[in-house]
RNA sequence: GCGGGAAUAGCUCAGCGGUAGAGCGUUGCCUUGCCAAGGCAAAGGUCGCGGGUUCGAAUCCCGUUUCCCGCUCCA
Numbered sequence: 001g002c003g004g005g006a007a008u009a010g011c012u013c014a015g016c017g018g019u020a021g022a023g024c025g026u027u028g029c030c031u032u033g034c035c036a037a038g039g040c041a042a043a044g045g046u047c048g049c050g051g052g053u054u055c056g057a058a059u060c061c062c063g064u065u066u067c068c069c070g071c072u073c074c075a
Base pairs, nucleotide, nucleotide: 001071002070003069004068005067006066007065010024011023012022013021018055026042027041028040029039030038048064049063050062051061052060
């Protein structure tokens, strides 16, 4: 330099054009004499960044950043 993949909640991940979700974690409440376990509820997101297409974009297109894998060249 070329090609491919990943980036979404604190963590691990889902979501292939129409309200952004799950598990774990956190907080509160219930249950218990207490703890653990269990139940209910809540908070938490500029979907890496910037543009474009569209009535509508996490999703499609272009550019770009970081990380991972492979290939190639030079010294």
Molecule: transfer RNA
Organism: Candidatus Babeliales bacterium